[in-house]
RNA sequence: UGGAAGAGGCAGUCGCGGGAGAAAAUAUUCUCACGAGGAAAGUCCGGACUCCACAGAGCAGCGUGCCGGGUAACGCCCGGUGAGAGUAAUCUUAAAGACAGUGUCACAGAAAAGAAAACCGCCGAAAAAUUCGGUAAGGGUGAAAAGGCAGGGUAAGAGCCUACCGGCGGAGGGGUAACCUUUCGGCUUGACAAACCUCACGCGGAGCAAAACUAAAUAGGAAAGGGUUGAGGUUGCUCGCUGACCUUUCGGGUAAGUUGCUAGACUUGGGCGGCGACGUUCAAGCAAGAUAAAUGACUGCCACUAUACAGAAUCCGGCUUAUUAACCGCCUG
RNA sequence: CGGGGUGUAGCUCAGUGGUAGGGCGCAAGUUUUGGGAACUUGAUGUCGCAGGUUCAAAUCCUGUCACCCCGACCA
Numbered sequence: 001u002g003g004a005a006g007a008g009g010c011a012g013u014c015g016c017g018g019g020a021g022a023a024a025a026u027a028u029u030c031u032c033a034c035g036a037g038g039a040a041a042g043u044c045c046g047g048a049c050u051c052c053a054c055a056g057a058g059c060a061g062c063g064u065g066c067c068g069g070g071u072a073a074c075g076c077c078c079g080g081u082g083a084g085a086g087u088a089a090u091c092u093u094a095a096a097g098a099c100a101g102u103g104u105c106a107c108a109g110a111a112a113a114g115a116a117a118a119c120c121g122c123c124g125a126a127a128a129a130u131u132c133g134g135u136a137a138g139g140g141u142g143a144a145a146a147g148g149c150a151g152g153g154u155a156a157g158a159g160c161c162u163a164c165c166g167g168c169g170g171a172g173g174g175g176u177a178a179c180c181u182u183u184c185g186g187c188u189u190g191a192c193a194a195a196c197c198u199c200a201c202g203c204g205g206a207g208c209a210a211a212a213c214u215a216a217a218u219a220g221g222a223a224a225g226g227g228u229u230g231a232g233g234u235u236g237c238u239c240g241c242u243g244a245c246c247u248u249u250c251g252g253g254u255a256a257g258u259u260g261c262u263a264g265a266c267u268u269g270g271g272c273g274g275c276g277a278c279g280u281u282c283a284a285g286c287a288a289g290a291u292a293a294a295u296g297a298c299u300g301c302c303a304c305u306a307u308a309c310a311g312a313a314u315c316c317g318g319c320u321u322a323u324u325a326a327c328c329g330c331c332u333g
Numbered sequence: 334c335g336g337g338g339u340g341u342a343g344c345u346c347a348g349u350g351g352u353a354g355g356g357c358g359c360a361a362g363u364u365u366u367g368g369g370a371a372c373u374u375g376a377u378g379u380c381g382c383a384g385g386u387u388c389a390a391a392u393c394c395u396g397u398c399a400c401c402c403c404g405a406c407c408a
Base pairs, nucleotide, nucleotide: 001329002328003327006323008302009301010300011299012298013297014296016035017034019032020031021030022029023028037309041320042319044318045317046316047315048314049207050206051205052204056239057238058237059236061203062202063201064200065199066080067079068078069077070076081095082093083092084091085090096198097197101196102195103192104191105190119139120138121135122134123133124132125131126130147165148164150162151161152160166188168185169184170183171182172181173180174179211259212258213257214256221250222249223248224247225246226245232242233241234240252407253406254405266285267284268283269282270281271280272279273278334404335403336402337401338400339399340398343357344356345355346354351388359375360374361373362372363371381397382396383395384394385393
């Protein structure tokens, strides 16, 4: 510095959960196999699924932001480019645009973005201790001072001129691209877009308390407000669609069951393609489904001071966070 | 399980890039015989925590922690 794996194994006894089978008139009893995680967590992204026009138009809004690829999709992953950190191995990276526009840059400072600005200094003139003019090289201020450095030039200076470097623009070459490189040109206008914004791409809403069905129960109610001149829903608005109830307060009833529910972008192993993420193909396998919520306890032996973080709730792919005993590798000094 | 919000002094709230504030409370002083009230002065902050953007962060972004609120069905 990278990776992998998740804190024990075996046997016995008792217990819990749903399932299958058997016995029994029923209550119930017996047998069998199965029964938490890498994060089940945070709910931060992306999807599946369900309902609302199978999801429509415009505006607003939100998200992402180097390039190429992977993927059902993503803000994830892989490979590369640039930048940065480190002596190095290596690691990190929200990394488009600041000559489309607007805004901010406190205090200090002469001046904070306008080719504007003269506090000290430097130079010239008048003159008499100040005034006028030139000057952004030097000092000072500040997080930041208008390209850097050297030479020429000048009254002193200045890209005013020249070489080199940096930056900008054009052309040639390489690369799918980001970008790299060579050469030429004019002489070159700060930072912030995790400020508004511009550009490109993407996004309809709600969520399993979605949704469908069965059953039970009662006062199938009352008051106020709104409503076919369009309520309510469909997104924040407008359109379009739908088409009769809706909101608040008071009162009444139920606290049941079934489906959704777990076989899936699934798991394991091999072959082939690819640097890789991954794709494809063959074989084998089935591995929780509760609803106040099961997965535990004891004994013995082995490993060995008895032990990390932690407990499914519709399901997947990620990210992030929590967690350290032991394990495997590679490299640098 | 799902959805939403808050965290700033002891308490309650402002503050939305440029020196962290108000009220109540606390401490000291003045006043009073003493106390209260009043007046004057003062102290008190890791802006929940960690990292990033920026010259500069309570404020912007990301992660995390704690707390609070709402949501069953029928008619």

This is a predicted complex of two RNAs, RNase P RNA and transfer RNA, with 408 nucleotides together.